Molecule: Bacterial RNase P class A
Organism: Epibacterium ulvae
RNA sequence: ACAGAAGGCUGGACGGCCGCGCGUGAGGCCUUGGCCUCUCUUGCGAGGAAAGUCCGGGCUCCCCAAAGCAACGGUGCCGGGUAACGCCCGGGCAGGGCAACCUGACGGAUAGCGCCACAGAAAACAAACCGCCUUGCAUGUCGAGGUAAGGAUGAAACGGUGGGGUAAGAGCCCACCGCGUGUCUGGCAACAGAUGCGGCAUGGCAAGCCCCACUGGGAGCAAUGCCAAAUAGGGUCCCCGCGCGGGCAGGUCGGCUUUUGUCGAUACCGCCGCUAGGUAAGCUUUGACCGAGAGGGACCGGGUUGGCAGCUAGAGGCGUCUGGCAACAGGCGUCGCAGAUGAAUGGUCGUCGAAGGGGCGUAAGCCCCGGGACAGAACCCGGCUUACAGGCCUUCUGUGCAU
Numbered sequence: 001a002c003a004g005a006a007g008g009c010u011g012g013a014c015g016g017c018c019g020c021g022c023g024u025g026a027g028g029c030c031u032u033g034g035c036c037u038c039u040c041u042u043g044c045g046a047g048g049a050a051a052g053u054c055c056g057g058g059c060u061c062c063c064c065a066a067a068g069c070a071a072c073g074g075u076g077c078c079g080g081g082u083a084a085c086g087c088c089c090g091g092g093c094a095g096g097g098c099a100a101c102c103u104g105a106c107g108g109a110u111a112g113c114g115c116c117a118c119a120g121a122a123a124a125c126a127a128a129c130c131g132c133c134u135u136g137c138a139u140g141u142c143g144a145g146g147u148a149a150g151g152a153u154g155a156a157a158c159g160g161u162g163g164g165g166u167a168a169g170a171g172c173c174c175a176c177c178g179c180g181u182g183u184c185u186g187g188c189a190a191c192a193g194a195u196g197c198g199g200c201a202u203g204g205c206a207a208g209c210c211c212c213a214c215u216g217g218g219a220g221c222a223a224u225g226c227c228a229a230a231u232a233g234g235g236u237c238c239c240c241g242c243g244c245g246g247g248c249a250g251g252u253c254g255g256c257u258u259u260u261g262u263c264g265a266u267a268c269c270g271c272c273g274c275u276a277g278g279u280a281a282g283c284u285u286u287g288a289c290c291g292a293g294a295g296g297g298a299c300c301g302g303g304u305u306g307g308c309a310g311c312u313a314g315a316g317g318c319g320u321c322u323g324g325c326a327a328c329a330g331g332c333g334u335c336g337c338a339g340a341u342g343a344a345u346g347g348u349c350g351u352c353g354a355a356g357g358g359g360c361g362u363a364a365g366c367c368c369c370g371g372g373a374c375a376g377a378a379c380c381c382g383g384c385u386u387a388c389a390g391g392c393c394u395u396c397u398g399u400g401c402a403u
């Protein structure tokens, strides 16, 4: 100097005038505590992705609660982090790259089932098209035997390279590698290394079903709750059951009593108790509650479209210290950083100005043009993924040159 890799920051600045939304403090209003943006003052007011709606939660309801099982899903090397995750950090192995680094749908093919088209002789337990060797005779594009080292086909052909051996060959034998298996060493582990023995082979796909380990209710702020107002406390049908006991505050009936009252009965109404039964999700169990009706199901119809809350103090931000390789955790200090509701955060003027372009100039520099990407909160948070003009910073790798 050029080419790359990883990480981080920013993504216009200043001033004036006018205009919005939410708050503080005053004035104001009503009366002792509130209301209000009518006036003034002052504080704050879109993002790194607010996008996608792909994950995980907080919160709310379904829904009286707990536990277990099934179904249907999710994740998938090891160890950590976290509220949790399919995320993040560190490590291992495999692949890509000269490298820095990047990627991984990374458990199991000996539990079982299934698939491997076409081509090829043959694609799970095989196989001989060409070829090589031996041999026969009618001497030929012929027959018989052996072979799977060479060639062809294919994504993949039942180990690879080299040597010996053989008629020619083959783990037939040997060395190394590979594969299987035993032991030892290092490591929490995934794994790595060393060494002994061994028949030398039992292919691939699970991002096919499946098996194994761990894990998971559903719906969502248009959740949900309150107030006001209005209507029709609306109507019809179905399922299950309608059982047992107590004369027991009562009603009721009968007798006695002048009356108050008292005695008896219980078919009915009522009251009390028990049981069958019932109470979100497919089933079961337990507790609590309801209970002779509780409960469950279907359809038709009416009213409400208003206001308030939820709604912004959080697994929060920033700074610093300690621990840790790190992700991150803890301590101390500090800040208060939108809360709209058809949806605020804007308009205009001036000055400066990034990248870029042009001119003048030996250069320094001067002049003119130019004017910035992706993109808008709507309950909140932790991630992932996607989009992004321009500028800046840090560390690392490779090549060339110079010292």
Stems, first nucleotide, its partner, number of pairs: 001399010012352007020045004025040003028035003047374001051385002054383005059220004064287006072216005077091005092106001093104004107211002112209002114205003129151002131147006137140001159177006178200001179198008224309004234300006243274004248270001250269002252265005277290003316335008356369005